Source information:
This is a predicted structure of a 476-nucleotide part of an RNA (small-subunit ribosomal RNA, 3' major domain) from an uncultured bacterium. The RNAcentral record of the full RNA draws on Greengenes.

[in-house]
Context: one part of a larger RNA
RNA sequence: UGACGGGAGCCCGCACAAGCAGUGGAGUAUGUGGUUUAAUUCGACGCAACGCGAAGAACCUUACCAGGUCAUGACAUCCAUCGAAUCCGGCGUAAUGGCCGGAGUGCCCUUCGGGGAGCGGUGAGACAGGUGGUGCAUGGUUGUCGUCAGCUCGUGUCGUGAGAUGUUGGGUUAAGUCCCGCAACGAGCGCAACCCUUACGGUCGGUUGGUACAUUAAGUUGACAACUCCGGCCGGACUGCCGUUGACAAAACGGAGGAAGGUGGGGAUGACGUCAAAUCAUCAUGCCCCUUAAGAUCUGGGCUACACACGUUCUACAAUGGCGGUUAACAGAGGGAAGCAAGAUGGCGACAUGGAGCAAAACCCUAAAAACCGUCUCAGUUCAGAUUGCAGGCUGAAACCCGCCUGCAUGUAGGCGGAAUUGCUAGUAAUCGCGGAUCAGCAUGCCGCGGUGAAUACGUUCCCGGGCCUUGCACU
Repeated sequence: UGACGGGAGCCCGCACAAGCAGUGGAGUAUGUGGUUUAAUUCGACGCAACGCGAAGAACCUUACCAGGUCAUGACAUCCAUCGAAUCCGGCGUAAUGGCCGGAGUGCCCUUCGGGGAGCGGUGAGACAGGUGGUGCAUGGUUGUCGUCAGCUCGUGUCGUGAGAUGUUGGGUUAAGUCCCGCAACGAGCGCAACCCUUACGGUCGGUUGGUACAUUAAGUUGACAACUCCGGCCGGACUGCCGUUGACAAAACGGAGGAAGGUGGGGAUGACGUCAAAUCAUCAUGCCCCUUAAGAUCUGGGCUACACACGUUCUACAAUGGCGGUUAACAGAGGGAAGCAAGAUGGCGACAUGGAGCAAAACCCUAAAAACCGUCUCAGUUCAGAUUGCAGGCUGAAACCCGCCUGCAUGUAGGCGGAAUUGCUAGUAAUCGCGGAUCAGCAUGCCGCGGUGAAUACGUUCCCGGGCCUUGCACU
C1' cells in the first nucleotide's frame, strides 16, 4: 500500500420492511445426481451448473455400444497411367462395401501427332485424418462482481524510502454528478450525452391498405391527400420560468404551462481488474498421444433405462368457478413458394378431397380471457385430469424400442401445501390468448407480441450484497 475484523461512521440496492403472486405437498414435462447398462457419448457444479451447450436424439444428427467392413483412406495437394463425365439394369448382403452387363462419347486449344480443364478407376509414397489429452501452455469468445462508480496517468509538492497528495474535507447527485474549500494543477478510461425505440407536434413525400367522400345495378370504379398508416427532415424538455430552502453556490422541495418534468419510459452500451472462473466438443492453436486405429464406413441398438434424491416448469385442488349457448364483440407483432392456403364437399373429430388468392399494407388472417342467458349448489362433485384399453388421423423409406394429434371408454393423486425459500414498485405483478426460430414430424421450453389489469412502500433497527471514509491488525 492492500486484504481482513461477529470495529466505528455515512450512503445505496425488491436487501429488509409493507404488499401481491408463487416454489417447497399432488400429478405431469424437462434437466441433473445416483443406480443400472454392451452403451446409457461429452461438457457445465455455490451465487455465476441443473427447460444449461441442445433454435428441436425414431434413421441421420451421434461423438457411445454390438456386429460387419476399408487400408493413401469419407476429405486436401502433388506424380504416373487408363478412361469423358454420367446414366440404366441385374446378382448378392441385415446394410454399406462387392460382382456382372449395357448405354454414352461431350468442352477448350491444335501444326491433327497430340495437349489442357473437369470428373472417375488403378498404382507408388509424401501425407491425410483424430468430437484423443492438456482451458493449469494459448488465441478468440463468454460469465461474474456490476451499469456498481469507480480505475489511473503527466508535471509539481511532501517523505531517506516503500509511498502520499491529486481522488481527502463541507454540501449535493443515479453518478469521482456538480459546487465550495484545499500543494496541488491538469488529463485519460469509465458516468452522462451522442445511437435505436416509445409518448406530442410541424412539414415534405407515398400505394397495392383502412375510414370518410364521389360514383355504380354491384366493395364496381375513381380522384383527392381530409383522417389513419408508412418513410424522410425538423421542432419539443433545458430545473428554461415562478416561489421557498440553501453558503450570494451546486442543488433540493412545491407550483405553473405542457403530450411529456426533473437521466420522461424501454433498449443497446459493461472502465482498470477479480475468480489459474467457462470453453482444446463452434472455431483457431503449441506440446503430447493414435496411425490395418484412438482414423473411416454400414446395419441394429443406446443417448428415451429407473427402488430413489434435487432444480426449473406446466396443470390442478374449484362457484371471482365448471359446462352449454348467444353476441361473426375487441388486438399487436410475425411468417409464407418443395410455402401459406380461402370458399366448397366429406367426417363427431384429428383430418381428407379439391384448390380461388398470395413472392404479399392486396391473399392466408376469424384471438382468448371479456359481456349476456341458462345450468350445476359445495360433493372427491358436471372439480381435476394422470394412467390404461379400443378405434382412428398426420409426418416420414420406416413411429416396436422411441413421435405428435383425435374420438369413445377409464377417472389415480390432489381439500391450497412443514421447516425453509423465490419474483415483482406500474401499464409492473398477476392473468388471457397470438406469433416466430429450430423444424419432414415433434414445445408445458426459449424468443417476441398484444388484451385485461392490481396491492403496497411508515421507513433503514435488523438479514444479504455493494460504495466511501476512519480505526485495529499476529496476514501481504